[in-house]
Context: one part of a larger RNA
Molecule: large-subunit ribosomal RNA, domain I
Organism: Azospirillaceae bacterium
RNA sequence: GGCAUCUGGUGAAUGCCUUGGCGCUGAGAGGCGAAGAAGGACGUAGCACGUUGCGAAAAGGUUCGGGGAGCCGCGAGCAGGCAUUGAUCCGAACAUCUCCGAAUGGGGAAACCCGCCCUGUAAAGGGAAUCGCCGUCUGAAUCCAUAGGACGGCGAGGCAAACCUGGGGAACUGAAACAUCUAAGUACCCAGAGGAAAGGACAUCAACCGAGACUCCGUUAGUAGUGGCGAGCGAACGCGGACCAGGCCAGUGGUCGUUUAAAAACAACUGGAACCGUCUGGAAAGUCGGGCCAAAGCGGGUGAUAGCCCCGUACAGGUAAGAUAUAAACGAUCCUUGAGUAAGGCGGGACACGUGAAAUCCUGUCUGAAGAUGGGGGGCCCACCCUCCAAGCCUAAGUACUCCUCAGCGACCGAUAGUGAACCAGUACCGUGAGGGAAAGGUGAAAAGCACCCCAAUAAGGGGAGUGAAAGAGCACCUGAAACCGGAUGCCU
Repeated sequence: GGCAUCUGGUGAAUGCCUUGGCGCUGAGAGGCGAAGAAGGACGUAGCACGUUGCGAAAAGGUUCGGGGAGCCGCGAGCAGGCAUUGAUCCGAACAUCUCCGAAUGGGGAAACCCGCCCUGUAAAGGGAAUCGCCGUCUGAAUCCAUAGGACGGCGAGGCAAACCUGGGGAACUGAAACAUCUAAGUACCCAGAGGAAAGGACAUCAACCGAGACUCCGUUAGUAGUGGCGAGCGAACGCGGACCAGGCCAGUGGUCGUUUAAAAACAACUGGAACCGUCUGGAAAGUCGGGCCAAAGCGGGUGAUAGCCCCGUACAGGUAAGAUAUAAACGAUCCUUGAGUAAGGCGGGACACGUGAAAUCCUGUCUGAAGAUGGGGGGCCCACCCUCCAAGCCUAAGUACUCCUCAGCGACCGAUAGUGAACCAGUACCGUGAGGGAAAGGUGAAAAGCACCCCAAUAAGGGGAGUGAAAGAGCACCUGAAACCGGAUGCCU
């Protein structure tokens, strides 16, 4: 030095576990905001760093309801208190609610600075942003007027995950290049609304038979078409389903709002069956023996695996305020049947349809009817025929979505997985900034978390002692693989 066996260190895999995630189902809710939101800053406890809660009334105040023995949130303790005269805790309502933030008196480098007016002795309280609408009063150039101004009232503003409507609107890409085309009316931007939105009561289809608002799904059908007839794009009629609802324009009406009445359901919460012994063990829920309940043998916990120990579960009960199907009363609102419209020319756009034979719909521009003895449509156009009545308004349900609440489920994950985040994570850290973005779970049933002694320079480490079932479970803590580094023994060189 090598090999083998044994035994350690280091290391963290693996196994087991789960407080966290992921996906979905059913209900609910679908908004919050000038009565100051979302989100923050700073404070707030006897000691108070973080977090949670709260706001100078500051881990909280008041009332009512529930509940019934402990409590003063957590990391984490000490001191001191509270509580059957009912605390802590849970539910509902109310009060308080600094400063910033739409932020709104003015300013501003957010959480700061500087003022004014009114009430008031003071302390303190209140008011004043802008825009829109309405009303009243004023009021120029310029006579009337108008613009403008002042005051009063009402409203708006900002935030929020997706869904929705409208206004704008790409490119990469595909066409094996590329320009029409495609991607795609997608991404993205803007405006606005609601719990849904939009659409909606035939100037619709159909085909000589007829149907009968709209929306959504299946089919028709990758069909008919469209298309540098390339790549591609791509209907409708009809049929089958979901759901169904029709109204109004001056009146026994619709819609909306307010008030009153109003069943069921909805808060915290309450009741809720039934087991003992033996053995092993640190511990019984395991074993053995004998019982019991079940409208409850879903699930979780308890020192190992519990229907009958605990929380629960089935079932039964309870409920203030508020809210509601529905009904009534009151109020508001909705206008007289739709002309600069239909239609046409030019230029565009939308229709599955790229200008095409191109109907239909929208309109930037120029023209411009009829008026029910009328008008539109039936895919150029004409006739016949059929069908409907534009240029006014409203409308539930079926449909889309899930930031959020409750309940439940999973041939979903199990700490390099599952959310980026099981842990004080959008943190630490990086970046001027937009932005990027981690690692990190497990002692034990219970801290019983090693008093005391010894070695030592020791706040290190170790040996005894003690606790414990176990300390080779000692906070670098379950299990503890391998790489890597030792020690012992044997053999070989």